Molecule: FMN riboswitch aptamer (RFN element)
Organism: Cupriavidus yeoncheonensis
RNA sequence: UUACGUCUUCAGGGCGGGGUGAAAGUCCCCACCGGCGGUAUGUCGCAGCGUACAUCCCGUACGAUGCGGCGAGCCCGCGAGCGCCUGCACCUUGCGUGCAGGGUCAGCAGACCUGGUGCGAAGCCAGGGCCGACGGUCAUAGUCCGGAUGAAAGAAGAUGGGC
Numbered sequence: 001u002u003a004c005g006u007c008u009u010c011a012g013g014g015c016g017g018g019g020u021g022a023a024a025g026u027c028c029c030c031a032c033c034g035g036c037g038g039u040a041u042g043u044c045g046c047a048g049c050g051u052a053c054a055u056c057c058c059g060u061a062c063g064a065u066g067c068g069g070c071g072a073g074c075c076c077g078c079g080a081g082c083g084c085c086u087g088c089a090c091c092u093u094g095c096g097u098g099c100a101g102g103g104u105c106a107g108c109a110g111a112c113c114u115g116g117u118g119c120g121a122a123g124c125c126a127g128g129g130c131c132g133a134c135g136g137u138c139a140u141a142g143u144c145c146g147g148a149u150g151a152a153a154g155a156a157g158a159u160g161g162g163c
Stems, first nucleotide, its partner, number of pairs: 001162002004160007016030004031143002033132002035078004042070006049063005073130002081108002083105001084102007091094001112128005134146003
C1' cells in the first nucleotide's frame, strides 16, 4: 500500500400545544424527524504559488491550484419489514398453520417543483410542496407499544495473505 480470508467493535431520529370525543401521542389545526454508499457550482481547514496592501520584523486581503474534513429524506443505488420463492413438520388438505432458509423477483413502495446565482444546478441560496414497512391499540399512527438485548446497508479496527 492493497485483490482476498478470518475476527472484533459500532451502526435511526421524531407528538410539544390546541380542538372534537366516552375513548385519540392514531382524527383535525399548529409542531417535530430524516439509515448507508455514490454524485458536488457549497463550506471549513492546511500547504506552497501569484497579485495588491503594509513593512524594522511578524503579516493582511484576494485569486487560481493541490490535499483533507463536512455537505441531498424526495438524483442514482443499497438496507431492514411485509409479500414472494424453497425446504421441513403438522392436520383442519387450505396455495392452511408453524419453523428454517433464500435475497433471485422488486409486487406492497416511497416522495420536487418554482425563482435566484452561475459556463454549468439533481445537490448551493430563497420560497412553496411532497414522502414515510408490518402487527397491535377503548379511535385510523413516520413520531406510542411489539417482533427488536434481533437483523442489516455499511463504517472503523485487528490479524493472516499479496505487492